[in-house]
């Protein structure tokens, strides 16, 4: 040094202005919406998207269903051992294919339980049986040989011919799975409508601004519970949590110990601008080295655009991704 294979990282950095979401503390308990349940409003401090936040494909927390028990039916998953809250995820490993090789890739139980499939080619394709040649038995013979049976050998297609192949057809086997999903679910709770109860009312209620009188004619009042709108929890400070060190373990991964607290909206906030610096790309020109291809310094200027944006929350898997940097480790080729 070229060309490969695996695995890990990083996703500009800082200060200044202006703004957007929530936390937390101090202060108000005084306003301001709202029936009301509740929400806002003030000051100070810190806090604020990812490696996939994304596809919703799997798994599990939680929740509600009768705390859900049994069986069919459905669906999944499948070599062997491990690791997990748990998985179709990981890990070692054995097989089988790729690939010199570092490695990658694998719906890899079961075909005497039972049924299905096999293009083309061939006479047959899962039922059987075609050509040739031997041997053996019967029958016919003009004595050459024919013909039938019936073994056994070779030929020809074909992937494949009484032996076999697919289970990624169906099925058997083990083994897992109830059903829905935070728009789950608890609580708090209007007007309006319609429910139950009670009470007044054609001997005229209630309206008709307070009262009389007239008007007018069938409802009215009060109390209870149910849902809906709308409010609060769920809900982000304690988790299967990150970080760093030590041990076990060939690994996934477990174990001690110390340390930290880290967005949290509800149609959804995390951003705007300017400056320095770095860092890539693109021009434009200068300098060295070298006949030269070419290769190295700094210097203007411009411009930076990957893939994407959390929504109850985790652990996977898949998929998007400019451009970079870092180990291990093959094969080649040159030096030594």
């Nucleotide at each position: 040094g070229a060309a490969g294979c695996g695995g890990g990282c990083c996703a500009g950095a800082c200060c200044g202005c202006c703004g957007c979401c929530g936390g937390u503390g101090c202060a108000u308990c005084a306003g301001c919406g709202g029936a009301a349940a509740c929400g806002c409003c003030g000051c100070a401090c810190g806090g604020g998207a990812g490696g996939a936040a994304g596809g919703u494909c799997c798994g599990g927390a939680c929740u509600g269903c009768a705390c859900a028990a049994g069986g069919c039916a459905g669906c999944g998953u499948a070599g062997c051992a491990g690791c997990u809250a748990a998985c179709g995820g990981c890990u070692g490993u054995c097989c089988a294919c790729c690939g010199c090789g570092a490695g990658g890739u694998g719906a890899g139980g079961a075909u005497u339980a039972g049924a299905g499939c096999a293009a083309c080619a061939g006479a047959g394709a899962c039922g059987a049986g075609u050509c040739g040649g031997u041997g053996c038995c019967g029958g016919c013979u003009u004595c050459g040989g024919c013909c039938g049976g019936u073994a056994c050998c070779g030929g020809g297609u074909g992937a494949a011919a009484c032996g076999g192949g697919c289970a990624a057809u169906c099925u058997c086997u083990a083994c897992g799975c109830g059903c829905a999903g935070c728009a789950a679910c608890a609580c708090c709770g209007a007007a309006u409508a319609g429910g139950c109860c009670g009470g007044c009312g054609a001997u005229g209620a209630u309206g008709u601004c307070g009262c009389c009188u007239g008007c007018g004619g069938a409802g009215c009042c009060g109390g209870c519970g149910g849902g809906u709108a709308g409010g609060u929890g769920g809900c982000a400070c304690c988790g299967a949590g990150c970080c760093g060190u030590g041990g076990a373990g060939c690994g996934a991964u477990c174990c001690a110990c110390g340390g930290c607290c880290a967005a949290g909206a509800g149609g959804a906030a995390u951003g705007g601008c300017g400056g320095u610096c770095a860092c890539g790309c693109c021009g434009c020109g200068u300098c060295c080295c070298g006949c030269a291809a070419g290769g190295g310094a700094g210097g203007c200027g411009g411009u930076g655009c990957a893939c994407a944006g959390a929504a109850u929350c985790c652990g996977g898997c898949c998929u998007a991704u400019c451009g970079g940097c870092c180990c291990a480790c093959u094969u080649c080729a040159c030096a030594c």

Notes:
This is a predicted structure of a 336-nucleotide RNA (Bacterial RNase P class A) from Rubrivivax gelatinosus. Rfam family: Bacterial RNase P class A. By type it is a ribozyme. The gene name in the source record is rnpB.